[in-house]
RNA sequence: GGCCCCAUAGUCUAGUGGUAACGACAUUGGACUUUGAAUCCAAGAGCCUGAGUUCGAAUCUUGGUGGGGCUC
Numbered sequence: 001g002g003c004c005c006c007a008u009a010g011u012c013u014a015g016u017g018g019u020a021a022c023g024a025c026a027u028u029g030g031a032c033u034u035u036g037a038a039u040c041c042a043a044g045a046g047c048c049u050g051a052g053u054u055c056g057a058a059u060c061u062u063g064g065u066g067g068g069g070c071u072c
Base pairs, nucleotide, nucleotide: 001071002070003069004068005067006066007065010025011024012023018055027043028042029041030040031039048064049063050062051061052060
């Protein structure tokens, strides 16, 4: 240099065009307990960025940024 893949919450992850964007861990609050752990209930927190297509985009197209792989 060429080709390919990925980017969703503090971490990991599902979601391939339309409903409240799923779940786990972690965090916070509560219940239980003499206290703590464990367990149970609840809550907050997220689509890398610009543009386009579409009635509607996390999803499709494309520029950029970042990361990874193969090859020279």
Background
This is a predicted structure of a 72-nucleotide RNA (transfer RNA) from Marchantia polymorpha subsp. ruderalis. Its Rfam family is "tRNA". The coordinates come from a structure-prediction model, not an experiment, and the mean pLDDT is 81. RNAcentral holds the sequence, with entries from Rfam.